Annotation: Predicted 3D model of a 133-nucleotide RNA (c-di-AMP riboswitch aptamer (ydaO/yuaA leader)) from a Dehalococcoidia bacterium. Lineage of the source: Bacteria > Bacillati > Chloroflexota > Dehalococcoidia.

RNA sequence: GGUGAGCAACUGCAGAAUGCGCGGUUCCGCGCAACGGGGGACCCAUUGCAUGGGGUGAAUUCGGCCUUGCCGAUAGGGCGUUCCUUCCGCCCGAACCCGUCAGCUAACCCCGUACGCAGCAGAAGGCCUGGCG
Numbered sequence: 001g002g003u004g005a006g007c008a009a010c011u012g013c014a015g016a017a018u019g020c021g022c023g024g025u026u027c028c029g030c031g032c033a034a035c036g037g038g039g040g041a042c043c044c045a046u047u048g049c050a051u052g053g054g055g056u057g058a059a060u061u062c063g064g065c066c067u068u069g070c071c072g073a074u075a076g077g078g079c080g081u082u083c084c085u086u087c088c089g090c091c092c093g094a095a096c097c098c099g100u101c102a103g104c105u106a107a108c109c110c111c112g113u114a115c116g117c118a119g120c121a122g123a124a125g126g127c128c129u130g131g132c133g
Stems, first nucleotide, its partner, number of pairs: 010119004018033007034113006044103001052101001053098004061073005076092005083126005
């Protein structure tokens, strides 16, 4: 001097997954708020069932092949460092759950608050705003 790893703080990304209080203590329990999800009338809608059907999520569908997987494409979704738009560039396009049952749905009822990553970082225009003179 370079590279890699670990810990703490800060900043940022996806996601609903955050804040506060109390009690145990580095994580858990309870409660409140906030955010998110499911069930659930009249009316409306649907037309049943069978071959099921349904939910969370962006993650659906199609084609090919050496076919229990792989490749390509795609509806759709995300990122590029305050924010918005455009261009340009880079990615994802899964997984899990309910269990024969659920359209919408006021009252009402129930549930979640995880997990996983990153660290100098494209351009133009715009909006707001700060500092100095």